[in-house]
RNA sequence: GCCGGGGUAGCUCAGCGGUAGAGCAACUGUUUUGUAAACAGUAGGUCGCGAGUUCAAUUCUCGCUCCCGGCU
Numbered sequence: 001g002c003c004g005g006g007g008u009a010g011c012u013c014a015g016c017g018g019u020a021g022a023g024c025a026a027c028u029g030u031u032u033u034g035u036a037a038a039c040a041g042u043a044g045g046u047c048g049c050g051a052g053u054u055c056a057a058u059u060c061u062c063g064c065u066c067c068c069g070g071c072u
Stems, first nucleotide, its partner, number of pairs: 001071007010024004018055001026042005048064005
């Protein structure tokens, strides 16, 4: 330099154009002498950055950037 995959909650990942979700973690409550577990609930997101298409973009297109793999 070229090709492919990926960047979404603190972590691991879903989400094929129409209100952004799950599990774990965190916090609060119930229970317990206490902790853990269990149960109930709460909070947490510029969807990597910029532009384009569209009534509407996490999703489609282009550029950039970072990570992983391959080729030379």